[in-house]
């Protein structure tokens, strides 16, 4: 310091999630020591048991036990020592210690201040005289179970009471009044206690300005309330009480109110500002079973005090009585979760004593627990046979790994023994079996957790098979998982390591430092204006913001810097900075502020002029549609894609003339005008608000903005009430379309649309751009004003307000903006913080309703969005091409057959191919074989490979059993090299490593293919543009079969396609001349047959030719395209092979290979037989026809490319014929297949189910094979079916093609109508591109990118979660009103009692107790708010891999969309 994730990719914006640190911590796996700090964050829930606060005999009486003496009546008694237990009394128990319930407060923090006390302790002076009454303890009796008591009697004090004194002191109306004490001890004393007062110390109480957390869905809230006067009361001010007078006092700077919260020094985090949090240490408050009250005391409304009321425990003799761990331990309980019923007062301080000293669960110590934090071991060094082992493996090694073992060596820690400090000033040591120091023996007792796709260091094997799982986020698991589980091996931290939970951070994601709002959340619809903020210009003044000094303060402890101490560190300590911060106080005076004078340049008035649908009223007008009357006329009219519904023969429509009646204002009209904004359109009047222009003249700061507020505010709406009502027109009705069609289109139609008043108050109310000022290049239109000049009166230059296009700087994620800014600064308000849920719920306020307005949470997702980029799509556009339409010519689809698929059916009907781009495909050829399927049989190392052992040559005759496989027997054979050892080959029989699979995945692939498509496109290099994905280059204008080529151009070049280069074919040259060929010669059997010849044909080899080369024209002086010459051939001549980059998980594991799975006496061999050829049926390709352009019937002509030795097979014979005998020539320019057909030419048939047309059957044969039953071709007779041209649709084909005619081959014993070729004959049409298909380029708009076979909405059905209303219910809480009134204080008191003092002795003063009054607390009644939980039912909502229905959105989304 950033990193992942939204998309195919890119920038943005935005959330989510990570890596850091930190923790009073938990849990899971581990665990050696030590030092050192912390250790109930929950139930302030209840609490058993012990301890946590007592001392003083030097304030007082009494005085047990025990010693001594002494005396005894032996029981004891007296004296003195002694002093225990209680007890009067003093002083502490208000500190120390726990603990956060409560407390939004003067509670805490900070700095202040006046009207106050203050015990002990210290300070100055003054006193301490002399009286008096009683009471506890005790004694005796006596009540209660007990806790406590009652009466009688006796004493004593530093206990209580007068009374004297009283300098100061207190009160005062200034006269004056008023009040004190105590002694103890001690040889003794100035010492020590006491009074009273004086001034400090300390510590306490009170005011006060300032900070001090959420919520407005909490806007008003207060009668002791605020103030005055009086009197009270307090240790003191004060409504702190109470009488009385006033009506005041808080609040948008946020007051009541509701809900959280003890604050602070500090802690953690963070660069820092901040943000969280308030353990442990320290400082402050509160609190002490809960609520109330008080008393005593210096101090308390008291943690271990009291008194009364609740709840709860306990004891009870039922009659009444005890208690209060949120002190230390400990114990239940809650809980994920937190220690010992431990020693000591030895040290530090704490009471209380004169003092010893004594108490003290504070404290100091130990204990349990890895809670954190810090240190140190768990060995060091050698050691390669790189050991075994387990893991990988390309089988060769690799790696764990010098690790280990194994040899040296060392002993820190921890163990056993001896020693032994500091902490203690003179004693005094819990800790202490200590720190530390030696010695001793063993390498001995000590290592683990989490992780390895990415983020984020670290990687292979096996298991699993979307299944078990993993997960921080992305996301892994659906048979090759480096994500699951284990292993090995690797990182990482280490007596730890991970998980979880909560905090900062990273997050500039609340933004002050340091963000935005045109399209990403986000400008209020607009405007006026209160409060508030901000504010021209000049001088003087002041000092409030500002700014410098100084002084107090800012507790210590922490952090932070320099030093010390523990062996270091943590830790502990000394000293300093710091504590940015209040306060007070002296300065400065620039800027802000006030305050006083000005000033004009901001703003405003004046005057004189201009333009306009600015606005209200009220009048007037033609055009139009509707309606009505009336002529005129006659059948339709009207409306759609086409059509009905609906009007019309009772006369529409159209047409003319006349009237009613309401709405809106055509042309002018214009990115013209006006106005704040909504918004404003015929003309005229009246009334009015604004703007702009020109000089000048006043006034002087009057300004801007603008929370609440106020007003205005399209349409629709109900509304509300009266009017109105042509026209159009939600709803509704009919008609259409449609699978429906509650729509879109028609036909009609009613609220409504208009007007007056009133509501409403919302719009995509939009420039989606808030107001106000000033600044920063321009060009080019327009509208409105004015001045000058020129001037053919049009105009051009320049200004000044509006409006527009473009475009510099610069801005901006980018589109875009750009003096009318989204630049550059400046006021001021409004708004934003991921999507969804939701602008909904609730609850306020506005509304007569409709509704609007303010506005959540729960839950749920990892995104949702913005611009822009490549591509794909569009029932988008443009341009162009293809037998792609057209225009032909023949065909399929109807019929018979063949064939191939589907399906069916079977024991099998083996298995793939499935739109185009399966279906006469693989299959160039199933009767057995083939064959993969079935059914029986039958082998198990195997039909086939390789290796080991053994036996045998191998091999063959026949015979019998079977269906055969195979079994039995039976015959003939001993082979071949050889160094004589053997050996190759071949059969058989064992053994087990293996064979084997046409078994599964073509979605693991390889290899080949098929399509788009012979479409003309795919790309790159380096430059250049953009943040960047990309873009140019390849677009643009021509042109071309082409991304062919030319121009043109921030592109210039290249590469794979395109052409071309290759074969074939068309024309000619030239070499060469058998087996081809024969012009001339010559022979001839009349056959190129001989001789002969090389001219022609041909054959095969090599070259020529053609290139838009030439000429005209058009073209841009191009590219090219027309059209001409010559030419065998003309514009790639004409066919062929030749398939970019990629698409389609296209197709094939059944051609081959090949991972994986899988079978292993069978999913593999082998046999024989079926099967693959079944047949209600439906498709596809094809044959052969319907006939006379023909069929028969004779005659007669011309081909070309093939094939041939297990062959083709000739002439001769046979046979109606398939064929059969038979065997010449032929390994082929020679012979053979092999007679080509169509044609032509004879004769004949007369439109007919035929002299068409051949299916089907019947016989009879022929080949071929071991074998033609299922199941072959073909011949002869006989027979004589549909079919008479073909419906919806549809399919080839642009010339030597279509259409016709036949011929050959490959496969093959045989068996094509199928496929591959050959050749003869040999047309027609193409205006042209609008339309259907496919396809290219350009462009567009996308919410698509698995890319339209796309994304993608809503309602239903189901499961689940949260949550709203909800007849109520049940609790907390807290207002009013009222009833109650415990204890205790105050006041009153007629009743009772009464030791000090006074008495005139009767009494009185005062006290106490009892009534009683007020004020209360608990409690209760009634209503009333908030709030939490819960509720039949019901509401939307949101989340689920496969459900229905439709088809609303994204493209014109098929009716643009949206508010």
């Nucleotide at each position: 310091a950033g990193a992942g994730u939204u998309u195919g990719a890119u920038c943005c914006u935005g959330g989510c999630u990570c890596a850091g640190a930190a923790c009073g911590a938990a849990c899971g796996c581990u665990g050696g020591c030590g030092g050192c700090a912390g250790g109930c964050u929950u139930a302030a829930c209840a609490c058993a048991u012990g301890c946590a606060a007592g001392u003083c005999g030097a304030a007082c009486g009494a005085g047990a036990a025990u010693g001594u003496a002494c005396c005894u009546u032996c029981g004891g008694g007296u004296a003195c020592a002694g002093g225990a237990c209680a007890g009067u009394g003093g002083c502490g128990c208000a500190c120390g210690g726990g603990u956060g319930a409560g407390u939004a407060a003067c509670g805490c923090g900070u700095g202040g201040g006046a009207a106050u006390u203050u015990a002990c302790c210290a300070u100055g002076g003054a006193g301490u005289g002399g009286g008096g009454g009683a009471u506890a303890a005790c004694a005796u009796u006596u009540g209660g179970a007990a806790a406590c008591g009652a009466a009688u009697g006796c004493u004593a004090a530093u206990a209580c009471c007068g009374c004297a004194u009283a300098c100061g002191c207190c009160c005062u109306a200034c006269g004056g009044g008023g009040g004190a004490a105590a002694g103890a001890u001690u040889u003794a004393u100035u010492g020590c206690u006491c009074u009273a007062u004086u001034a400090g110390a300390u510590g306490a109480g009170c005011c006060c300005g300032c900070g001090u957390a959420a919520g407005a869905u909490u806007a008003g809230g207060u009668a002791g309330u605020u103030g005055g006067u009086g009197a009270g009361g307090u240790a003191a001010u004060g409504g702190c009480c109470c009488a009385c007078c006033a009506a005041g006092g808080c609040a948008a700077c946020g007051a009541u109110c509701u809900g959280u919260a003890g604050c602070u020094g500090g802690u953690c985090u963070g660069a820092g500002a901040g943000g969280a949090u308030g353990a442990u240490c320290a400082g402050c408050c509160a609190c002490a079973c809960u609520g109330g009250g008080a008393c005593u005391g210096a101090g308390a409304c008291a943690c271990g005090g009291c008194c009364c009321a609740g709840a709860c425990u306990c004891c009870u003799a039922c009659g009444g009585g005890a208690g209060g761990c949120a002190g230390c331990a400990g114990u239940g309980g809650g809980g994920a979760a937190u220690a010992u019923u431990g020693g000591a007062c030895a040290a530090u301080g704490g009471g209380c004593g004169a003092a010893a000293g004594c108490c003290u669960g504070a404290u100091c110590c130990a204990g349990c627990a890895a809670u954190a934090c810090c240190g140190c071991g768990u060995g060091u060094g050698u050691g390669a046979a790189g050991a075994a082992g387990g893991c990988c493996u390309g089988a060769g090694g690799g790696g764990u790994g010098u690790a280990a073992a194994g040899c040296a060596c060392u002993u820190u820690c921890a163990a056993u023994a001896g020693g032994g400090a500091c902490g203690a000033a003179a004693a005094u040591g819990a800790c202490u079996u200590a720190a530390c120091c030696u010695a001793u023996a063993c390498a001995a007792g000590a290592a683990g957790c989490a992780c390895c796709g990415g983020c984020u260091a670290a990687c292979u094997c096996c298991g699993u098979g979307c299944c078990a799982g993993c997960a921080g986020c992305c996301g892994c698991g659906g048979u090759a998982a480096u994500a699951c589980g284990g292993a090995g091996g690797g990182u990482g931290c280490a007596a730890g390591c991970g998980u979880u939970a909560a905090u900062c951070g990273g997050a500039a994601u609340u933004a002050c430092u340091g963000g935005g709002c045109g399209u990403a959340a986000a400008g209020c619809g607009c405007a006026c204006g209160u409060a508030g903020g901000u504010g021209g210009u000049u001088u003087a003044u002041u000092a409030a913001g500002u700014c410098a000094g100084a002084u107090g303060u800012g507790a210590a402890a922490g952090c932070c810097c320099c030093g010390g101490g523990c062996u270091c560190a943590a830790c502990c300590u000394g000293g300093g900075a710091a504590c940015u911060g209040c306060a007070u106080u002296u300065g400065a005076a620039a800027c802000u502020g006030g305050u006083a004078a000005g000033c004009u340049a901001g703003a405003g008035u004046a005057u004189g002029g201009u333009a306009g649908a600015g606005g209200u009223a009220a009048g007037u007008g033609g055009a139009a549609u509707u309606c009505c009357a009336g002529g005129u006329g006659u059948a339709g009219c009207g409306g759609u894609g086409a059509a009905a519904u609906g009007c019309g023969u009772a006369g529409a429509u159209a047409u003319c003339u006349g009237g009613a009646g309401g709405a809106a204002c055509a042309u002018c009209a214009g990115u013209g005008g006006c106005g704040a904004a909504g918004g404003c359109g015929a003309c005229u009047u009246a009334c009015u608000g604004g703007a702009c222009c020109a000089a000048u003249a006043c006034u002087g700061g009057c300004a801007c903005u603008g929370a609440g507020g106020u007003g205005c505010g399209a349409a629709a709406g109900c509304c509300g009430u009266g009017g109105g009502g042509a026209u159009c027109a939600a709803a509704c009705a009919g008609g259409a379309u449609u699978a429906g069609a509650u729509c879109c289109c028609c036909u009609g139609g009613u609220a409504g649309u208009c007007c007056a008043c009133g509501c409403c108050g919302u719009a995509a109310a939009c420039g989606a751009u808030g107001u106000c000022a000033a600044c920063u290049a321009g060009c080019c239109g327009u509208u409105g004003g004015g001045a000058g000049g020129c001037u053919a009166a049009g105009g051009a230059a320049a200004u000044u307000c509006g409006u527009g296009u473009c475009g510099a700087a610069g801005c901006u994620a980018a589109c875009g903006c750009g003096u009318u800014a989204a630049g550059u600064u400046c006021u001021c308000c409004g708004c934003c913080u991921g999507g969804g849920g939701a602008g909904u719920a609730c609850g306020g306020c506005c509304g007569c309703a409709a509704g609007g307005u303010u506005g959540a949470a729960a839950c749920u997702c990892a995104a949702a969005g913005g611009a822009a980029u490549u591509g794909a799509c569009g029932g988008g556009g443009g341009c162009c091409c293809g037998c792609a339409c057209a225009a032909g010519c023949g065909g399929u689809g109807g019929a018979g057959c063949a064939u191939g698929u589907g399906g069916u059916u079977u024991a099998a009907u083996u298995c793939g191919a499935u739109g185009c781009a399966a279906c006469g495909c693989g299959a160039a050829g199933a009767a057995c074989c083939u064959u993969a399927c079935c059914u029986g049989c039958c082998c198990u190392u195997g039909a086939c490979a390789u290796c080991c052992u053994c036996a045998g040559a191998a091999c063959u005759u026949g015979u019998u059993a079977g269906a055969g496989a195979u079994a039995a027997c039976u015959u003939g054979g001993u082979g071949c090299c050889u160094u004589c050892g053997g050996g190759a080959a071949c059969u058989g029989a064992g053994u087990g490593a293996c064979a084997g699979g046409u078994g599964c995945u073509g979605c693991a692939u390889g290899g080949c293919u098929g399509u788009c498509g012979u479409c003309a496109g795919c790309u790159c290099g380096u430059g250049u543009c953009g943040u960047g994905a990309g873009a140019u280059g390849u677009u643009g204008g021509g042109u071309u079969a082409a991304g062919u080529c030319c121009c043109g151009c921030a592109a210039c070049g290249a590469g794979c396609g395109c052409a071309a280069c290759c074969c074939c074919u068309a024309u000619c040259c030239c070499u060469a001349g058998u087996u081809g060929c024969c012009a001339g010669c010559g022979a001839u059997u009349c056959g190129g047959u001989c001789g002969g010849g090389a001219a022609c044909u041909c054959u095969a080899a090599g070259g020529a030719g053609a290139c838009u080369g030439c000429c005209g024209g058009u073209g841009a002086c191009a590219a090219a395209c027309c059209g001409g010459a010559g030419g065998a051939a003309g514009g790639u001549g004409g066919g062929g092979a030749c398939g970019a980059c990629g698409u389609c998980a296209a197709g094939u594991c059944a051609u081959c290979a090949u991972g994986g799975c899988c079978c292993u006496u069978a999913u593999g061999a082998g046999u024989a037989g079926g099967g693959c050829u079944a047949c209600a049926c439906a498709c596809g390709u094809g044959c052969u026809a319907c006939a006379a352009u023909g069929g028969c019937u004779g005659g007669u002509a011309c081909a070309g490319a093939g094939g041939g030795c297990a062959g083709c097979g000739a002439g001769a014979c046979c046979g109606c014929g398939a064929g059969g005998u038979g065997g010449a020539g032929c390994a082929a320019a020679u012979c053979c297949c092999a007679g080509a057909a169509a044609a032509u030419u004879u004769a004949u048939c007369g439109u007919a189910g035929u002299c068409c047309g051949g299916a089907u059957u019947g016989g009879a044969g022929u080949c071929u094979g071991c074998a033609a039953c299922u199941u072959g071709a073909c011949u002869c007779c006989a027979u004589g079916a549909a079919g008479u041209c073909g419906g919806a649709a549809u399919c080839g084909c642009u010339a030597g093609u279509a259409a016709u005619c036949g011929c050959g081959a490959a496969u093959c014993a045989g068996a094509a109508u199928g496929u591959c070729g050959c050749g003869g004959u040999g047309a027609a049409u193409a205006c042209g591109u609008u339309c259907c298909c496919g396809g290219g380029c350009c462009u567009u708009g996308u919410a698509c990118a698995c890319a339209c076979c796309g994304c993608c909405c809503g309602u239903c059905a189901c499961a689940c979660c949260a949550u709203g209303g909800g007849a109520g219910u049940g609790g907390a809480u807290u207002g009013c009103a009222c009833c109650a009134g415990a204890a205790g204080u105050a006041g009153g008191u007629a009743g009772c009692u009464u030791a000090a003092c006074c008495u005139u002795c009767g009494g009185g003063a005062g006290a106490g107790c009892g009534c009683u009054u007020a004020c209360c607390a608990c409690g209760g009644u009634g209503u009333g708010g908030u709030u939490c939980a819960u509720g039949a039912c019901u509401g939307g909502g949101g989340u689920g891999a496969a459900g229905u229905c439709g088809a609303a959105a994204c493209a014109a989304g098929g009716u643009a969309g949206c508010c």
A computed fold for a 1459-nucleotide RNA from an uncultured prokaryote, annotated as small-subunit ribosomal RNA. The RNAcentral record of the sequence draws on ENA.